A computed fold for a 332-nucleotide part of an RNA from a Candidatus Woesearchaeota archaeon, annotated as large-subunit ribosomal RNA, domain IV. Taxonomically the source falls in Candidatus Woesearchaeota (Archaea, Nanobdellati).
Context: one part of a larger RNA
RNA sequence: AUCUGACUAAGGGAAUUCGGCAAAAUAGCCCUCUUUCUUAGGUAUAAGGGGUUCCUGUAAUCGUGUAUGUAUGUAUGCGAUUGUAGGAUGCAAAUAUCAAGGUGGUCCGACUGUUUAUCAAAAACAUAGCUUUCUGCUAGCCUGAAAAGGUGUGUACAGAAGGUGAAGUCUGCCCAGUGCCCGUACUUUAAACUCCUUUCCAAGGGAGCUAAGAGCGGGUAAACGGCGGGAGUAACUAUAACUCUCUUAAGGUAGCGAAAUGCCUUGCCGUUUGAAUGACGGCCUGCAUGAAUGGCUUAACGAGAUCACCGCUGUCCCUAGUUAGAAUCCUC
Numbered sequence: 001a002u003c004u005g006a007c008u009a010a011g012g013g014a015a016u017u018c019g020g021c022a023a024a025a026u027a028g029c030c031c032u033c034u035u036u037c038u039u040a041g042g043u044a045u046a047a048g049g050g051g052u053u054c055c056u057g058u059a060a061u062c063g064u065g066u067a068u069g070u071a072u073g074u075a076u077g078c079g080a081u082u083g084u085a086g087g088a089u090g091c092a093a094a095u096a097u098c099a100a101g102g103u104g105g106u107c108c109g110a111c112u113g114u115u116u117a118u119c120a121a122a123a124a125c126a127u128a129g130c131u132u133u134c135u136g137c138u139a140g141c142c143u144g145a146a147a148a149g150g151u152g153u154g155u156a157c158a159g160a161a162g163g164u165g166a167a168g169u170c171u172g173c174c175c176a177g178u179g180c181c182c183g184u185a186c187u188u189u190a191a192a193c194u195c196c197u198u199u200c201c202a203a204g205g206g207a208g209c210u211a212a213g214a215g216c217g218g219g220u221a222a223a224c225g226g227c228g229g230g231a232g233u234a235a236c237u238a239u240a241a242c243u244c245u246c247u248u249a250a251g252g253u254a255g256c257g258a259a260a261u262g263c264c265u266u267g268c269c270g271u272u273u274g275a276a277u278g279a280c281g282g283c284c285u286g287c288a289u290g291a292a293u294g295g296c297u298u299a300a301c302g303a304g305a306u307c308a309c310c311g312c313u314g315u316c317c318c319u320a321g322u323u324a325g326a327a328u329c330c331u332c
Stems, first nucleotide, its partner, number of pairs: 002326008011317002015315001020312001028052005037042001039166001053088016089093001101310007108302002113125002129164007140151004167297004172227003177224002179220005186215003193208005228246005255289001256286001267283006
């Protein structure tokens, strides 16, 4: 000099780094105080501030004795708790161990919960709530070749299957396609059956009848899904409330929006910084947002993602030292 563990560091204090990763800091109890937001429950131990050891005095409360012939009393002793005042010691009084760093903005998921035993704990799954479909019980669904069995010794406030995912506020237009449901005077249509037939029989040929299905007619989007393009128009310009049209049913409503979705893009403006491809707020020109494939908002919650501030620090400026061990070198 290397590695691993532990400890300390003047001054600065995140300048380090993808990123405060790691470390430091905070920490118990008592008193005080507590913005904002809110579903009025919470947020909350919010934040912030003070105290904490020993001795003595004193006050209150409580417990328990003693003495006393006027007793709901008087005098006096011991103990406990609490308050208060003074003093003592040290750098430091929850002195060790133990033992929260805090605050604010945004996204996602409501929450507690569950998960890839052995690289992923999450925004994934689940959830209560909402909603659709099937089912009247010899039900429906599932297992089985069947017998039979499960749901269930249950009965629509039930069971089965699917979607969405608390709450608040809403959930627009389209049934042309695909599916599902209902109907169908009519059309199409298999085998069987009936009739005819090649001089008889068989095979064959033809006709008639006919189920489901299909055609045909309706319904249905919290079914699968879809919600474009072009042209013209207002007395500056620009834009288009307005009008027309095409494919294929309709032509993206409310809301949100450079977003976990925006290519161009480090969009433009503002705030934050000395400086910001960051973050937040706003705009809308949405490559390619959008309403239970749920849209938007949301207190609380989160080993979730991201940004900032305060505190704190060997992360760093810039390294140094102590200590325990490993490995290595020399000798034996």
It matches the Rfam family "Archaeal large subunit ribosomal RNA".